Overview: SAM riboswitch aptamer (S box leader) from a marine eukaryotic metagenome, 105 nucleotides, folded computationally. The coordinates come from a structure-prediction model, not an experiment, and the mean pLDDT is 82. Its Rfam family is "SAM riboswitch aptamer (S box leader)". Rfam's curators write: The SAM riboswitch is found upstream of a number of genes which code for proteins involved in methionine or cysteine biosynthesis in Gram-positive bacteria.

[in-house]
RNA sequence: UUAUCAAGAAAGGUUGAGGGAAUAGACCCUUUGAAGCCUUGGCAACCCUUUAGCAAUAAAGAAGGUGCUAAAUUCUACUAGUAAUUUUAAUUACUAGGAAGAUAA
Numbered sequence: 001u002u003a004u005c006a007a008g009a010a011a012g013g014u015u016g017a018g019g020g021a022a023u024a025g026a027c028c029c030u031u032u033g034a035a036g037c038c039u040u041g042g043c044a045a046c047c048c049u050u051u052a053g054c055a056a057u058a059a060a061g062a063a064g065g066u067g068c069u070a071a072a073u074u075c076u077a078c079u080a081g082u083a084a085u086u087u088u089a090a091u092u093a094c095u096a097g098g099a100a101g102a103u104a105a
Stems, first nucleotide, its partner, number of pairs: 001105005010040005018029003023077004041069003046065002048061005073100001078097009
């Protein structure tokens, strides 16, 4: 820089109190065992392999490089629009976008 982020996929060992990226709020998971580490498996298909094709792309695959394996990236935060309410400039809800973040090339 580009693409994707509401789908999908867990057991064992070790250890022992936190964890869900950071800040704030909400909510949630957790001694019926958090996070970390190790082993084995699984999911997906970005890179990759094969086939078709001028290409765009499509279909199939999973040996290898990553990634992932509670909840939408757990939700909100900023902007715009719509609706409702009221104290008329605020609150709430929804939609779209943005920001931040994650992953891949």